[in-house]
């Protein structure tokens, strides 16, 4: 230099146009159970901004584009991995 795969809450990993910042697991917090633990069960748990609160808006590496509508499709850039030279 060329080709391919990937980047999603603290972590891992699904999601391939609308029901999605939402699902699942781990972690973390609380409660139940126990003589006490472990295990198990239940509930909760991203960040920023607006708001007294209730609640609302934005964010799926970054920036653009397509579309009524984008994490998902297209373009550019950044980063990681693999292969070729």
């Nucleotide at each position: 230099g060329g080709a391919g795969a990937g980047g999603u809450g603290a972590c891992a990993g699904a999601g391939u146009g609308g029901c999605c910042g939402a699902u699942c697991g781990u972690g973390c917090g609380g409660c139940a159970c126990u003589g006490g633990a472990a295990a198990u069960g239940c509930c909760g748990u991203g960040u920023a901004c607006c708001g007294c609160a209730a609640g609302g808006u934005a964010c799926c590496a970054u920036g653009g584009g397509u579309u009524c509508g984008a994490a998902u499709c297209c373009c550019a850039u950044c980063c990681u991995c693999u292969c070729c030279g």

About this RNA: A computed fold for an 85-nucleotide RNA from a Puniceicoccales bacterium, annotated as transfer RNA. It was read from a public genome assembly. Lineage of the source: Bacteria > Pseudomonadati > Verrucomicrobiota > Opitutia > Puniceicoccales. Rfam family: tRNA. It is annotated as a transfer RNA.